[in-house]
Context: one part of a larger RNA
RNA sequence: AACGAACGCUGGCGGCGUGCCUGAGACAUGCAAGUCGUGGGAGAAUGUCGUAGCAAUACGGCUAGUAAACCGGCGCACGGGUGAGUAACACGUGAACAAUUUGCCCUUGAGUUCGGGAUAACCCGUCGAAAGACGAGCUAAUACCGGAUAAGACCACGGCCAGUUCGCUGGCUGAGGUAAAAGAUGGCCUCUGCUCCUGCAAGCUAUCACUCAUCGAGAAGUUCGCGGCCUAUCAGCUAGUUGGUGAGGUAACGGCCCACCAAGGCGAAGACGGGUAGCUGGUCUGAGAGGAUGGUCAGCCACACUGGGACUGAGACACGGCCCAGAGUCCUACGGGAUGCAGCAGUCAGGAAUAUUGCGCAAUGGAGGAAACUCUGACGCAGCGACGCCGCGUGGGUGAUGAAGGCCUUCGGGUCGUAAAGCCCUGUCGGAGGGGAAGAAAAGCGGUGCGGCUAAUAUCCGCGCCGCUCUUGACGGUACCCUCAAAGGAAACACCGGCUAACUCCGUGCCAGCAGCCGCGGUAAGACGGAGGGUGUAAGCGUUGUUC
Numbered sequence: 001a002a003c004g005a006a007c008g009c010u011g012g013c014g015g016c017g018u019g020c021c022u023g024a025g026a027c028a029u030g031c032a033a034g035u036c037g038u039g040g041g042a043g044a045a046u047g048u049c050g051u052a053g054c055a056a057u058a059c060g061g062c063u064a065g066u067a068a069a070c071c072g073g074c075g076c077a078c079g080g081g082u083g084a085g086u087a088a089c090a091c092g093u094g095a096a097c098a099a100u101u102u103g104c105c106c107u108u109g110a111g112u113u114c115g116g117g118a119u120a121a122c123c124c125g126u127c128g129a130a131a132g133a134c135g136a137g138c139u140a141a142u143a144c145c146g147g148a149u150a151a152g153a154c155c156a157c158g159g160c161c162a163g164u165u166c167g168c169u170g171g172c173u174g175a176g177g178u179a180a181a182a183g184a185u186g187g188c189c190u191c192u193g194c195u196c197c198u199g200c201a202a203g204c205u206a207u208c209a210c211u212c213a214u215c216g217a218g219a220a221g222u223u224c225g226c227g228g229c230c231u232a233u234c235a236g237c238u239a240g241u242u243g244g245u246g247a248g249g250u251a252a253c254g255g256c257c258c259a260c261c262a263a264g265g266c267g268a269a270g271a272c273g274g275g276u277a278g279c280u281g282g283u284c285u286g287a288g289a290g291g292a293u294g295g296u297c298a299g300c301c302a303c304a305c306u307g308g309g310a311c312u313g314a315g316a317c318a319c320g321g322c323c324c325a326g327a328g329u330c331c332u333a334c335g336g337g338a339u340g341c342a343g344c345a346g347u348c349a350g351g352a353a354u355a356u357u358g359c360g361c362a363a364u365g366g367a368g369g370a371a372a373c374u375c376u377g378a379c380g381c382a383g384c385g386a387c388g389c390c391g392c393g394u395g396g397g398u399g400a401u402g403a404a405g406g407c408c409u410u411c412g413g414g415u416c417g418u419a420a421a422g423c424c425c426u427g428u429c430g431g432a433g434g435g436g437a438a439g440a441a442a443a444g445c446g447g448u449g450c451g452g453c454u455a456a457u458a459u460c461c462g463c464g465c466c467g468c469u470c471u472u473g474a475c476g477g478u479a480c481c482c483u484c485a486a487a488g489g490a491a492a493c494a495c496c497g498g499c500u501a502a503c504u505c506c507g508u509g510c511c512a513g514c515a516g517c518c519g520c521g522g523u524a525a526g527a528c529g530g531a532g533g534g535u536g537u538a539a540g541c542g543u544u545g546u547u548c
Stems, first nucleotide, its partner, number of pairs: 001547003005544005012392006018385002020350001025348003029345003034074003039071002047062006081303003091227007100220003105216001108213004113147004122137001124135004153178003157174007183208006192201003229275003236266003241263006248256001278300004282293004305326005328339004356382001358381003364378001365376004395425004405416004429489001431484005439475001444468009492537005497518003503532005513520002
């Protein structure tokens, strides 16, 4: 000097930050991932109104094609948490992939054809305490399956050119083989069909989707050089071990896996073993070199009760998915089931120690959707804590009889001390009353201009302008401004022997005690305890811990 600090005494206000460092201990409760009806089939209740009826009740309309479910699509691999493990290509940095993948987005090109059979929801039934399961029947799709077509793609075989790590790779080209698709919404009558006034769709067209390729962007995977802990009281380690051939596997290289063959590979420039540890940008300190550190923020990695495994998918071996095993907790009709806060709050425990079961999606960002919008404990805010940094205040002027009182005294006086009182002011903060934000621009709707698609001046798309209004603020009646009253509500803590700024008296008598080091105390103690006075810092001041 510093701190994610704690403890003691004290404590007025505000701004910005920051807050389980210990048990990766266990968790009650609520919320944290949904969305799309412009993909699809089906479809309530309740309430109310009407009709019939003495009434119970029955039927019908609206509620409502709504809710809750179901099939399907996309998302759930992001965002958020933690630091257990890991000494490793985990991280940092620089390279390589001629050994690779990539949903959504973007560029360009070619397509979007003809058919088929199911199934959930639903209904009927059976079993079960429950969780749930099973059987029979019906139905749809952008769900599933088959056929057609194939510019380009892929596969194997030729030719030419170029490169090459000499293994092969890339480009052009020839003839063979293989693999696609799905519609929805809006508009229109140019073509086609039916209608033949103009209207419909199987037609045309726009948008969004779909299929096959292609350039990219962003993302990911793999490999290598170099760099960053301690230990030799760890000296030898290694059998898929090191290499080869073949086969398998992967998006991809590879003992990655397997069969066979060979006997290799690493090591005092520290192998192997043991201990400790997430790494980095950074942070602290220091003149620097260096040392220490990695909390908050950002990048990467790893993990999600413990261990193992795969499924789905563009992407996971998946925190709020699945299966198995284990430990724990809960329910049970004892047959069997349920669960995972290292998400946000919160509880218990542990500990010297660390916060609210708050508000809002208004902003920023994310998911879905054509959009409106919905969801979002990400995020934006508020609450608590002097935990830190910064700012402000606790008053200003005048005032000598140098008051009273305390302390000291050589008894003359000195000092607290202009300090107080008194008089004159001011109004920061706090209090009361009044006004009162920025953060909001979009999106949407209507009109309009230009451009595009088109048969089309319809629609639709892109860019721009104008207008509209319902508009949209959690924070918050907050910040800020004005007015009012009133010195009123606001100072402590440590130290005073030397280091080290600051001195006397009394008490005590090697006692009681102090102490960071040196050291004080045994009868005049500036070092113990109290008082007066002083010094330092100040809403803080000290102590302890840790680092330089």